This is a predicted structure of a 1491-nucleotide RNA (small-subunit ribosomal RNA) from an uncultured bacterium.
It matches the Rfam family "Bacterial small subunit ribosomal RNA". Rfam links the family to the GO terms structural constituent of ribosome and ribosome.
The RNAcentral record of the sequence draws on ENA and Greengenes.
RNA sequence: AGAGUUUGAUCCUGGCUCAGGAUGAACGCUGGCGGCGUGCCUAACACAUGCAAGUCGAGCGAGAUUUAGUGGAGUGCGGACUUCGGUCCAAGUGAAGCUGAUGAAGCGGCGGACGGGUGAAUAACGCGUGGGCAACCUGCCCCAUACAAAGGGAUAGCCACUGGAAACGGUGAUUAAUACCUUAUAAGUCGGUAGUUUCGCAUGAGACAGCCGACAAAGAUUUAUCGGUAUGGGAUGGGCCCGCGUUUGAUUAGCUAGUUGGUGAGGUAACGGCUCACCAAGGCGACGAUCAAUAGCCGACCUGAGAGGGUGAUCGGCCACACUGGAACUGAGACACGGCCCAGACUCCUACGGGAGGCAGCAGUGGGGAAUCUUCCGCAAUGGGCGAAAGCCUGACGCAGCAACGCCGCGUGAGCGAAUAAGGUUUUCGGAUCGUAAAAUUCUGUUGUAGGGGACGAUAAUGACGGUACCAUAGGAGGAAGCCCCGGCUAACUACGUGCCAGCAGCCGCGGUAAUACGUAGGUGGCGAGCGUUGUCCGGAAUUACUGGGCGUAAAGGGUUCGUAGGCGGUCUUUUAAGUCAGAUGUGAAAGGCUACGGCUCAACCGUGGUAAGCAUUUGAAACUGAAAGACUUGAGUUAAGGAGAGGAAAGUGGAAUUCCUAGUGUAGCGGUGAAAUGCGUAGAUAUUAGGAGGAAUACCAGUGGCGAAGGCGACUUUCUGGACUUAUACUGACGCUGAGGAACGAAAGCGUGGGGAGCAAACAGGAUUAGAUACCCUGGUAGUCCACGCUGUAAACGAUGAAUACUAGGUGUCGGGGGUCAAAGCCCGGUGCCGCAGCUAACGCAUUAAGUAUUCCGCCUGGGGAGUACGGUCGCAAGGUUGAAACUCAAAGGAAUUGACGGGGACCCGCACAAGCAGCGGAGCAUGUGGUUUAAUUCGAAGCAACGCGAAGAACCUUACCAGGUCUUGACAUGCCAUUGACCGGUCUAGAGAUAGAUCUUUACCUUCGGGUUCAAUUAAGACAGGUGGUGCAUGGUUGUCGUCAGCUCGUGUCGUGAGAUGUUGGGUUAAGUCCCGCAACGAGCGCAACCCUUGCCUUUAGUUGCCAUCACAUAAUGGUGAGCACUCUAGACAGACUGCCGGUGAUAAACCGGAGGAAGGUGGGGAUGACGUCAAAUCAUCAUGCCCCUUAUGACUUGGGCUACACACGUGCUACAAUGGCCAGUACAGAGGGAGGCAAAGCCGCGAGGUGAAGCCAACCCGAGAAAGCUGGUCCCAGUUCGGAUUGCAGGCUGAAACUCGCCUGCAUGAAGUUGGAAUCGCUAGUAAUCGCGAAUCAGAACGUCGCGGUGAAUGCGUUCCCGGGUCUUGUACACACCGCCCGUCACCCCAUGGAAGUUGGGGGGACCCGAAGCCAGUGAUCCAACCGUAAGGAGGAAGCUGUCGAAGGUGAGACCAAUGACUGGGGUGAAGUCGUAACAAGGUAACC
Repeated sequence: AGAGUUUGAUCCUGGCUCAGGAUGAACGCUGGCGGCGUGCCUAACACAUGCAAGUCGAGCGAGAUUUAGUGGAGUGCGGACUUCGGUCCAAGUGAAGCUGAUGAAGCGGCGGACGGGUGAAUAACGCGUGGGCAACCUGCCCCAUACAAAGGGAUAGCCACUGGAAACGGUGAUUAAUACCUUAUAAGUCGGUAGUUUCGCAUGAGACAGCCGACAAAGAUUUAUCGGUAUGGGAUGGGCCCGCGUUUGAUUAGCUAGUUGGUGAGGUAACGGCUCACCAAGGCGACGAUCAAUAGCCGACCUGAGAGGGUGAUCGGCCACACUGGAACUGAGACACGGCCCAGACUCCUACGGGAGGCAGCAGUGGGGAAUCUUCCGCAAUGGGCGAAAGCCUGACGCAGCAACGCCGCGUGAGCGAAUAAGGUUUUCGGAUCGUAAAAUUCUGUUGUAGGGGACGAUAAUGACGGUACCAUAGGAGGAAGCCCCGGCUAACUACGUGCCAGCAGCCGCGGUAAUACGUAGGUGGCGAGCGUUGUCCGGAAUUACUGGGCGUAAAGGGUUCGUAGGCGGUCUUUUAAGUCAGAUGUGAAAGGCUACGGCUCAACCGUGGUAAGCAUUUGAAACUGAAAGACUUGAGUUAAGGAGAGGAAAGUGGAAUUCCUAGUGUAGCGGUGAAAUGCGUAGAUAUUAGGAGGAAUACCAGUGGCGAAGGCGACUUUCUGGACUUAUACUGACGCUGAGGAACGAAAGCGUGGGGAGCAAACAGGAUUAGAUACCCUGGUAGUCCACGCUGUAAACGAUGAAUACUAGGUGUCGGGGGUCAAAGCCCGGUGCCGCAGCUAACGCAUUAAGUAUUCCGCCUGGGGAGUACGGUCGCAAGGUUGAAACUCAAAGGAAUUGACGGGGACCCGCACAAGCAGCGGAGCAUGUGGUUUAAUUCGAAGCAACGCGAAGAACCUUACCAGGUCUUGACAUGCCAUUGACCGGUCUAGAGAUAGAUCUUUACCUUCGGGUUCAAUUAAGACAGGUGGUGCAUGGUUGUCGUCAGCUCGUGUCGUGAGAUGUUGGGUUAAGUCCCGCAACGAGCGCAACCCUUGCCUUUAGUUGCCAUCACAUAAUGGUGAGCACUCUAGACAGACUGCCGGUGAUAAACCGGAGGAAGGUGGGGAUGACGUCAAAUCAUCAUGCCCCUUAUGACUUGGGCUACACACGUGCUACAAUGGCCAGUACAGAGGGAGGCAAAGCCGCGAGGUGAAGCCAACCCGAGAAAGCUGGUCCCAGUUCGGAUUGCAGGCUGAAACUCGCCUGCAUGAAGUUGGAAUCGCUAGUAAUCGCGAAUCAGAACGUCGCGGUGAAUGCGUUCCCGGGUCUUGUACACACCGCCCGUCACCCCAUGGAAGUUGGGGGGACCCGAAGCCAGUGAUCCAACCGUAAGGAGGAAGCUGUCGAAGGUGAGACCAAUGACUGGGGUGAAGUCGUAACAAGGUAACC
C1' cells in the first nucleotide's frame, strides 16, 4: 500500500467481498512446562450451609462458668502431751475473701454512612470540565484561647410472680455510670437594638465599642496521661448553584396551574415554589420544547497516518441501587446491603392464635445459557474499626487451587551420517520424491526425575505463601506436536475415487467420466502449544467526504417567482477588543499512553523521572472579521428622453374554411381503403349556384425572429396594465445577494355549478384485418375540447444544466437601441443562434448564454429491486397530491465510448440471385438411396443449404462389422522366455454342415575343431501379452465439407485516443479483384487477388515409326498394299505470340473505360489445378493413427446357414416414356478418349439370339474389343393407349462362378400394366454452353439406368437491378455478444418466504380522573397519663399516650391514547433449469418510444 467481482473487450460510476488489528469470548481438533494477568457479558432469577462488623472492664453495675496465684475459716489419718475435759505439732484436705485471666447477657461510648458488590433505574447539573457559595455543614485529627462549680431523680441488668408453641413480652421490688435532668459561671458564641470604620459588581461582608436576653461540661487510671465543655482557625470530607459538553427519532410540534414571576410566611446546615397564602399571567419551544426508544458517566480501552469511528470487562474517580414500593428514626454524616416501621410478592416455622427471612459481600447450590472457577489457607504483609495498650475483628487484602481465557518466555534435541536403505507416493518405467530425513555413530542436559542445601519479602519478635523461588549433584534422548490450507484473490500440486451425485464455497465460482476447487492418499505451504471456525468492533471505505465526494447523460437542481428568519456582503477614516494571535499563571487526580533509565536470567510484568490538548484567569498586539461613529460612489435604486415586442386583462370587429339549414341546377352513384365493408344516396346524395345559421381556430406575413419568472403567448381595433432595453443629466448613499418555513403563479387531463357545442374526439357501436384482435385501418359517436366562476397542483413542468457576482482567445449570423455616414464598414450596450482556443470532462461533449477559474446562499444524492409502495400525518368534493419506511431478496443495477453481429434502417456494388429464355423435377412405371415399419438380424455411419445413385470405383459365399447354431482360449495375428522334437510343406482316406478330430503316405535344413552350436519350424505348459469395426469426433492428430475462388484477413514502425481501439484498409474514380490511380498522418510489409503450372486455340522449328501420301514408280477389281519420300495431316519436344502494345474519343493531363486497326486469338482468349485469416465443439475413433475408459473361456477368434435384397407407406436422385422434329425396316457417312497378358481376342464355322467353337494377331500410333449414334437416303405407320410405351408375368435358353432358392446379368418366343406432358411448389443452364446422340474407363469372377471421362449435332434469351436469395463495402440504431434460432414483459397455475389490511382477541408500559387510605413526619386537640424543676399543699411549667386533619405507597373503579403479539379471510411483493397464454419493449422491434 491494495486486490477480486458488472463487459466480447474498455474507461467510469457504484455496491458486495477479501487480505490487517482487537476480544471478559464461545465451538471443533490437539495439548509439555513456567511467569504475569483475567474469569456469569444471559435471570437486578431464586437461594441450603458457613463465614463477611465489631470493639472498649482504663465509662458502669451485677457476677453464672472455668482457671492460676494468694488466702486460710473449717476439717484433720497420724504423732506428742494429757488434768482424759482436752491441748499442741505435722502431712493432707480446704470455705469465704483478695489478685490476675476467661467469658454468656445488660447499661454506656465509638464504629455498623467506611471497606466489599451490582449496573436495575437514570438523557439528568447524573457525569466530565471550568468556576461560584457575601447561601452552607463537617465526628475522629491539628493549632489557639477559656473552662470543667453545685446538686438530683430514674432505668436496663438481676430477683420474684406471670402470658405465649415460638418470636417476644407483662407486673412488682431493687441498682450504677463518661446514661439522663436542674441550677451556677460566661472569656466567648448566638439573638435583639441603635452606632463608627474598612471593603465588595451587587444582594452585602469584616472589624471595633455600648446595652438587654439566651447558652457549657465527665470522668477514668495512677502520676504520666487519656478523655469532657465552649469559642476561633486549619485540614479532611460533604451540600448547593452556574457556563460549556454529553445517543436516536419530527411518521413525536406544540408543552406547562406550583406551572413562570412577585409579596409575605414556614421549612432547611444552607439558597430556592422547597412548601403554603395572596397577587400578576407568565415560562419553554424549529439553536428541536414535549413525547417515545435506548443507555450508568468519565479517566481510559480497541482501531485509524490523522481527523474520526466503536466500546465503557479487569484497575481508578463519580453516581445510583440493595427482594418490590413507600416512609421516617438515630446520628457529624443515612432516609442506611448484613438497622427500624408499613404495604406487596415469594420462601420457611407453627400448637393455626401468630411469627421469621432477604448472597447485586466471599465461597457455594439450583435455574437460565454457546459460556465464566474452590463451600481452600492466613491475618505474616498492606489497609480499616475499636482500644491507653496488649490485643480482638477484618471472605478488604495477601496467597494458593481450577480454566491454553489472554500476553510473554522455554522445550520436545544437536553434530555427523548415501547403499540416496526399506517402505509410501508417482512415473514418459529411465527415474523422481518423502530425504540427511531415518537407521547407525558421537554428543548435550534446557525441561523432567531423584536425593541434598535453601532465601528476600520482617534492619527486634511474628511467614499463610513454602521446604516455594533459587543453587549445586546424579543418571539418562529418555516423558513432551499439532492444527489449518494448497483454483484466483493468497504462500503452497500430483494420484486415485466420485460423475450437476455426494459435496465445497469469504467473493468470483467448482462438480454433468482425465476435478490442482468434492472425498482420500502422498507431497508442498503457513502458524506452532496451539491451530482453525463463528460472533462483535475499527480499518481498508475518499462508501456520509471537517480534513476529504458529488448532482447535463451514472443516484442527485426544488416546476417558477416573490419574500420572512438565517447565512454572506462594496470603498475610505477613527475607536473598541467579542472572534483572532502571542506570553504568563492555575487546573489538567492516580493509573494508562509515549519516552529515558532501572528491577525480576530475558520478555510479559513492575519501579523512578520527563511529557499534553482543553478549560479558566491575566497581560499585550490590532492586519482581518465583528461592534460603534463618520464619510464616499462604482453595487442597487430614482428621474428625463426614446424606440421594440404573439407580455397580461377586458370590450368590440373582420375575412377564409368545415358543418348544418333553405332554395335552384343536375343524376347515380358518393365515400373510404393495401384491398374492402359498415355508412350516405332515386324520399334525389356526391358535385355545383345563391341565401342563411352557429361554433371554434386565426392561412400568407413566420424567421434556431420577438415577449414573459416559469407554465406559456400568434387576425384586427380600443381601453387599462406589468417588465425589459438604449441614451443622458441630476439625485439617494450599500438601501445588496441568497433564501429553511411561508405566499403567489403554475401545460394537459380531471372535478363542481351554469352556459355553449361547428370541427375534432377517450368511452362505446359497427365494418375490416387476424389463429385470436377487447388494437393498429375505416364509418359513426358521447364526455371532453370553448366561455364564466371555483377546485386540483401534477408533467421527459427539459437546456434532463438552481440563483447572484467577477474574471478568462476569437470568428460568423440575427433581433432591439445608440453612434457614425452621401451611402456603407469598422465601434458601444442588451438579447438570441452556430463554429471554435485555453481549460474542464469517464467519455460524449461544454466552451464569455461554461459543464472553465473563483466566492456566497439554497435544494438534492449515497448499490439494484421491494417502492415513490405500506402505515401514520397533512391537503383535496373525489381522483389523488405531499411527506415517506421496513422485512425480504440479488451481486450486480448503471453511464459513455469500442469492436462485432443483427434490423420487416439507409446508400453503393456483385452473383443463373431475380428478370428474359431453354430443358427439367413434382404426376406414371422401373432403378437406386433414405425415413418409417417389420425382423433372430434387417451391421454401422452421414441429417437444412453443406445427409438421402452419400462412405460403397460395384453385399449370391467371401466382403461382413449384424443374427442363429456349432467350436477355441497365450489364442486367427506380433515379440521375448522354458522344455521337447526335427523339420516345415504337400498328398490320400474316414466322421462331421463345416470349423475340427483321427488315420496314413512322402520328406529329413545349415555350420562344425564331431564335443557341439546356429537358424527355422512344430508341439506342450505358465506368465508377460495378443485381440476388439467395443465407447467417447464434446479428449485428439490427420483428412474433408461449407461460407467461397467471396475479396477479403493481418502485421511492423509512426500518429491519435486515459483505454478497449482507431488510422493504414476510409474518401473521389476504376476493376473480375484491398485491381490500379489520385487524395490523405501515415509509410511500408505479409497471407489472399493476379501471374508463374497443366490443357486447348495460331504459327515456326526439330524428329519421322507403328503415323502420313503431295510428287515419282510398282501391284490390285479396289485400298499407303509396296518402293521411294517426310511436303501436308498427325504425333511430341522446343520456341514465338497478346502487352490495353498502336490509333481516336471520354476521363483530373491519372488509373481506366468505349470504339477501331492489325491479328488465329483482345482486354482474365476458353477450361482446369490452385481455397487467405477464420466460422459451423460441422463430418470422420468404421480408412489410418491416438489419450482415457471398458471386455479378456469374450465385446476376442474360427465356422455353417441366414441377414444387410424384408414392405400398408413417405421423401430424395435418376432411367424409360407418354410419341409423327416420332416409331419401325432397309441402305449409307463421320469421332474422340481410354483399355488389353489369370488379358483383349480377329478371320472362319455353329446358333434366330445371348453365346459356343476356333485360334491368327497384339505387352499395343502396329493387333483386338470396335459396329459409333444422332445424321443422311428410301420405305412404312396416320394420331389410336396406337407398329407409342415397355412394366409385369409365363416358357425356353446362354454366361460367370464350389454355388445364381432366398439374391446376378443376358437372349429368344409369348404377355403388353401405368402413362396422352404432370397441382402447390421447385432445380439446372449465358456458348461450343443448355439440350440431344452415342463411345470408353475404374471397381469387377459375374453383376450400372450410378460415377468418372470422351467426342458428334448444336440453340434460345439477357430490357434491366424494383423485388426474392446469398455475399461485399460504407453508414445508422441497438437493452444483442451462446451475438435475432438473440434479448425480453405481464397475467394465470404450483412450491416456499417475509410483509400490509382485517371482525376481533390477548398482553404490556406510561399518563390523567375518582374511590380507599397503611406506616410515618407535620399540624390541631389532648377531659387520659407522667420521676427530675417550682410549690408546704392544691397545683403549675414541660412532656406523652390517645383522637382528628393535610400529605401519602400499595390496592380498587371507569374512560381514552400508545406499543407488542396473534387472527378466519384478503392485498400486493420476492425467490424458484426446462408449465400455460400471448409478444409489450430493445432495429423504423414491424402502430417510434417515453412522461